Predicted 3D model of a 582-nucleotide part of an RNA (large-subunit ribosomal RNA, domain V) from a Candidatus Wolfebacteria bacterium. It matches the Rfam family "Bacterial large subunit ribosomal RNA". Its mean pLDDT, the model's own confidence on a scale to 100, is 81. NCBI's taxonomy places the organism under Bacteria, Bacteria candidate phyla, Candidatus Wolfeibacteriota.
Context: one part of a larger RNA
RNA sequence: CCUGCAGCGGGACGAAAAGACCCCGGGAGCUUUACUGUAGCUUGAUAUUGGCUUUAAAGUUUUAAUGCGUAGCGUAGUGGUCAGUCUUUGAAGGGCCGAUUUCGGUCGGCCUGGAGACAACAAUGAAACAGCCAUCUUUAAAAGUUUAAAAUCUAACCUCAGCGGCAAAAACGUUGAGGAACAGUGUCUGGUGGGCAGUUUUUCUGGGGCGGAAUCCUCCAAAAGAGUAACGGAGGAGUUUAUUAAGGUCAGCUUAGUCCGGAUGGAAAUCGGACUCGAAGCGUAAAGGCAAAAGCUGGCUUAACGGCAAGGCUGACAAGCCGCGCCGGUGCGAAAGCAGAACUUAGUGACCCGAUGAUCCGUAAUAGAAGGGUCAAAGACAACGGCUAAAAGCUACCCCGGGGAUAACAGGCUGGUCUGGUCCGAGCGUUCCUAGCGACGACCAGGCUCGGCACCUCGAUGUCGGCUCGCCCUAGCGCGGAGGUGGAGAAGCUUCCAAGCGUUUGGCUGUUCGCCAAUUAAAAGGGCACGCGAGCUGGGUUCAGACCGUCGUGAGACAGGUUGGUCUCUAUCUGCUGCAGG
Numbered sequence: 001c002c003u004g005c006a007g008c009g010g011g012a013c014g015a016a017a018a019g020a021c022c023c024c025g026g027g028a029g030c031u032u033u034a035c036u037g038u039a040g041c042u043u044g045a046u047a048u049u050g051g052c053u054u055u056a057a058a059g060u061u062u063u064a065a066u067g068c069g070u071a072g073c074g075u076a077g078u079g080g081u082c083a084g085u086c087u088u089u090g091a092a093g094g095g096c097c098g099a100u101u102u103c104g105g106u107c108g109g110c111c112u113g114g115a116g117a118c119a120a121c122a123a124u125g126a127a128a129c130a131g132c133c134a135u136c137u138u139u140a141a142a143a144g145u146u147u148a149a150a151a152u153c154u155a156a157c158c159u160c161a162g163c164g165g166c167a168a169a170a171a172c173g174u175u176g177a178g179g180a181a182c183a184g185u186g187u188c189u190g191g192u193g194g195g196c197a198g199u200u201u202u203u204c205u206g207g208g209g210c211g212g213a214a215u216c217c218u219c220c221a222a223a224a225g226a227g228u229a230a231c232g233g234a235g236g237a238g239u240u241u242a243u244u245a246a247g248g249u250c251a252g253c254u255u256a257g258u259c260c261g262g263a264u265g266g267a268a269a270u271c272g273g274a275c276u277c278g279a280a281g282c283g284u285a286a287a288g289g290c291a292a293a294a295g296c297u298g299g300c301u302u303a304a305c306g307g308c309a310a311g312g313c314u315g316a317c318a319a320g321c322c323g324c325g326c327c328g329g330u331g332c333g334a335a336a337g338c339a340g341a342a343c344u345u346a347g348u349g350a351c352c353c354g355a356u357g358a359u360c361c362g363u364a365a366u367a368g369a370a371g372g373g374u375c376a377a378a379g380a381c382a383a384c385g386g387c388u389a390a391a392a393g394c395u396a397c398c399c400c401g402g403g404g405a406u407a408a409c410a411g412g413c414u415g416g417u418c419u420g421g422u423c424c425g426a427g428c429g430u431u432c433c434u435a436g437c438g439a440c441g442a443c444c445a446g447g448c449u450c451g452g453c454a455c456c457u458c459g460a461u462g463u464c465g466g467c468u469c470g471c472c473c474u475a476g477c478g479c480g481g482a483g484g485u486g487g488a489g490a491a492g493c494u495u496c497c498a499a500g501c502g503u504u505u506g507g508c509u510g511u512u513c514g515c516c517a518a519u520u521a522a523a524a525g526g527g528c529a530c531g532c533g534a535g536c537u538g539g540g541u542u543c544a545g546a547c548c549g550u551c552g553u554g555a556g557a558c559a560g561g562u563u564g565g566u567c568u569c570u571a572u573c574u575g576c577u578g579c580a581g582g
Stems, first nucleotide, its partner, number of pairs: 001582008010574003014569002022403006028395004034199005040192003044188005050153002053150006060143006067136001077135005084118003093112008157179008202214003211231001215237006238384001239283001240342002247301007255279001256276006281290002284347001286345003305328004311322003317385001330339003353379001356376004361372001410457001411455001412453003416450001418446006427437002464539001465537003469531001470528005477502003480497006504518005545563004549558003
């Protein structure tokens, strides 16, 4: 070295299970003051559903009463008719009672009384109830109708009991008692309604969540045409202006700063001169632009018009933007001309829908109406090219499809942070930068910490600590050998060489770490997938149970605490150990 046997379990990112964590897509279960429904419960109407009475209200009919300005005998509602009417069937007058009253009176009943009373004529007045007919205001009574409430009845309906029925029940029949037009039930209807159901709950994102953002304008990035990204750097908008227009036109004017001069007067008020040529101003952000103006002031005004539109810019589209010229009517200007808002670029919303105003438009026989068309202007989608008329959450009880397109472990890259070193040397060190230190700074190394990135692995690379077993590094803790010393000696400090050997045991805690105790020559620091779970453990973390605190309406949640909680693998190859043979 080869082969075999017996072992061990470092590796074959070993086997097993299309990762349960995380993200993306889908689903399911649960919650609720998410949305929309719905069972149930409840309200009212109506049908089943009938009799009678009372009360109240409404309207109808009948009867009776009621009606006061002034003048007039007087309490004259209005219109008509008529010259008579009532009265021994009891007039005037008187008494008693009742109703009403504006307190003047009016009306009715009974008794007495025993023959008249009223009207007309006349007077007054706008208009003359003696009687009759009709009618109005107000009031009373009666009748019947409707509605509502209450009471009551029994015959619908309901309950119970007895009897018949049957083997026994039930149905059904019958009798009685109780309730009763209620209840129950049907239809329509308002409310309530996670009891139940169907769903929604956006995206971007140096993982996801939390935060922020989503449309429009200006500048830089943007690399001198246009365009050009990031959770790149800076700012703005969701308007304003017509009783002083911030619009149109015509005319006139020049701002600001500095210097000099000038009463009060000052750094700045107003006046004069010079220089700068645009620094001021232009409603508003920024950029570009602007001087007989686009700035400032004044006069007159409404073109901040109607109908169009050649030709272009820009854009995937849809949109957006500029505009010659024509017709109508208008403003300013002597005129030429200018004017279809504003120095320019933000100040915004497609389609649908219903409502509003206008219209010389149509429309199912005609005239209307209803509905429609056309024109105008408004109503919001800000997740701002707007899914629907209409929508929030939890899941550790979870499930499926996927992803190393994307996080947590480990590795890798990086090296901000970390550790170590070098340079400079202000200063400390009595003096003296460098025995020993060393500020402010500069430059490296290492790859242990916390990070950044997201490159292999999500059809699985098991995660802290302990145990066991080690191998390596040196930036050396002890033992060895040296230089310097602010080294007298001893003990130290510092630096160099050196990795051979060594580097403790306990208490607390799951702890690594740390603190404490007692030792020691010393109780050094690291790497090996924070070495080592196909070697062990399973105390911690990190499933399902449960408790507390806090948060949440709730389902539930919490790098908050607590208790409990299945650790599989018979070794093919490789590696190593032992033995045997060649």